[in-house]
RNA sequence: GGGUCUUUAGCUCAGUUGGUUAGAGCAACCGGCUCAUAACCGGUUGGUCGCAGGUUCAAGUCCUGCAAGACCCA
Repeated sequence: GGGUCUUUAGCUCAGUUGGUUAGAGCAACCGGCUCAUAACCGGUUGGUCGCAGGUUCAAGUCCUGCAAGACCCA
């Protein structure tokens, strides 16, 4: 230098052919249970979907550029 893949909550990830309100587990916080702690049960909080543009009535999803990371080729 060329190519492929990944980027969504504090962490690990899902998100189907573009359309319903952006979700799960863990974590944190509150409550229940318990003599108490853990475990268990219920609830709550938490997101500019990496950044910037474009297409579209509508974008996490499609297109372009950039950034970070992984791998392959030279």